[in-house]
The RNA shown here (transfer RNA) has 71 nucleotides and comes from a Thermoplasmata archaeon.
The RNAcentral record of the sequence draws on ENA.
The coordinates come from a structure-prediction model, not an experiment, and the mean pLDDT is 81.
It matches the Rfam family "tRNA". It is annotated as a transfer RNA.
The source organism's lineage runs through Archaea, Methanobacteriati, Thermoplasmatota and Thermoplasmata.

RNA sequence: AGCCCCGUGGUGUAGCGGUAGCAUCGGAGACUCUGGAUCUCCUAGCGUCGGUUCGAAUCCGGCCGGGGCUG
Repeated sequence: AGCCCCGUGGUGUAGCGGUAGCAUCGGAGACUCUGGAUCUCCUAGCGUCGGUUCGAAUCCGGCCGGGGCUG
């Protein structure tokens, strides 16, 4: 330098163009003599900038970051 793959709450992961879900962590509460366990509720996310579209996490391009292959 070229090519390929990946980027979603703090963490791990799902989501084939139409409400962004699950687990865990964190917060509050219930239960308990206390703690643990269990249950309920809440907080918190689509790397970034453009394009296509009535509508984009999803399709296209640039950039950024991580990994790999070639030289």